The RNA shown here (c-di-GMP-I riboswitch aptamer) has 75 nucleotides and comes from a Desulfobulbaceae bacterium.
It was read from a public genome assembly, where an Rfam model found it.

Formats: sequence, structure tokens, C1' cells
RNA sequence: AAGAGUCAAAACCAAACCCUCCGGAAGGAGGGGACGGAAAGCCACGGGUCUGUUACAGAUAGCCGGGUUGCCUAU
Repeated sequence: AAGAGUCAAAACCAAACCCUCCGGAAGGAGGGGACGGAAAGCCACGGGUCUGUUACAGAUAGCCGGGUUGCCUAU
């Protein structure tokens, strides 16, 4: 540096659900909690889905692709 994730170890994230708050909604933030995750880190660029105060504005990165950065392991 490249592609890979069978084993091991360390660390990390946290679905559903419950509580509080924010939002018109989709949904988001914090706490609890773990179904899972090798990018379930970050970015709405393409597609998809969802919402609406109707129409272009928003949500989703834990729907897929793409971009970018990164831990461990063996090769």
C1' cells in the first nucleotide's frame, strides 16, 4: 500500500421498547435498554422509501449505491 474478514483479543456503535424534551409530521436529542453492526464513523451526490402547512421543503447514512476517513487481525 492493496484486497479480505475464518479465528482471537481490545475498544466502539446501539434496533425494538420505556421515560423526558424538540418538531406540524416523517423524525431528532438525552437517559435506560440490546436486535444487530467490520464502517451501524462522516457526507443527502444518484436511486429508493417516508412526511407535509402543496410543492419544493423536509426526514432517513441501521434501505442500496457512491465519496471520504479510520480500529483490530491474518495474508